């Protein structure tokens, strides 16, 4: 070179036959405890990898660029 997967919160992953995103651990405050852990409630934290296209609308469809994987040569 060619061909296939994949990219979503700080980590691990859902997610949607196309209607503006969600969990588990991670983090903050509060409750609870003589203090901690631990538990309970509450918050914050995403330009859904970029860059066009289709569409009223795009994390989802298409094509293109880049990383990561893995198979052929």
């Nucleotide at each position: 070179g060619c061909c296939g997967a994949u990219g979503u919160a700080g980590c691990u992953c859902a997610g949607u036959u196309g209607g503006u995103a969600g969990a588990g651990c991670a983090c903050g405050u509060c409750a609870u405890u003589g203090g901690u852990a631990a538990u309970g409630a509450c918050g914050a934290g995403g330009u859904c990898a970029c860059c066009a296209g289709u569409u009223c609308g795009a994390u989802c469809c298409u094509g293109g660029u880049c990383g990561u994987c893995g198979g052929c040569u």
Transfer RNA from a bacterium, 73 nucleotides, folded computationally. Its Rfam family is "tRNA". Rfam classes the family as a transfer RNA.